[in-house]
This is a predicted structure of a 72-nucleotide RNA (transfer RNA) from a Candidatus Liptonbacteria bacterium. It was read from a public genome assembly.

RNA sequence: GGGUGUGUAGCUCAGUGGUAGAGCAUUCCUCUGAUAAGGGAAAGGCCGAAGGUUCGAUCCCUUCCACACCCA
Numbered sequence: 001g002g003g004u005g006u007g008u009a010g011c012u013c014a015g016u017g018g019u020a021g022a023g024c025a026u027u028c029c030u031c032u033g034a035u036a037a038g039g040g041a042a043a044g045g046c047c048g049a050a051g052g053u054u055c056g057a058u059c060c061c062u063u064c065c066a067c068a069c070c071c072a
Stems, first nucleotide, its partner, number of pairs: 001071007010024004018055001026042005048064005
C1' cells in the first nucleotide's frame, strides 16, 4: 500500500428498515439466625464519526477513525 471482518450498557453479546434488549456486574427491596444462592425492582447506551438513500436507519450506500486478520 491492497483486501476482509469487527465497532451496540461497566463487561460479554443479541437485535438486518418502524424510536434498542438479554446475561453478568452495580444499587435498593425481599428471603435467611447470618452469608451465598433464589425472587422482585431501579439506574445505566439515542448504537465509533460525518454525509447520503428513505415517510422512517443500529440495520442499506459512501468516506473517514480504531482494532484484528490475510496478501504484498
Rfam family: tRNA. Rfam links the family to the GO term triplet codon-amino acid adaptor activity.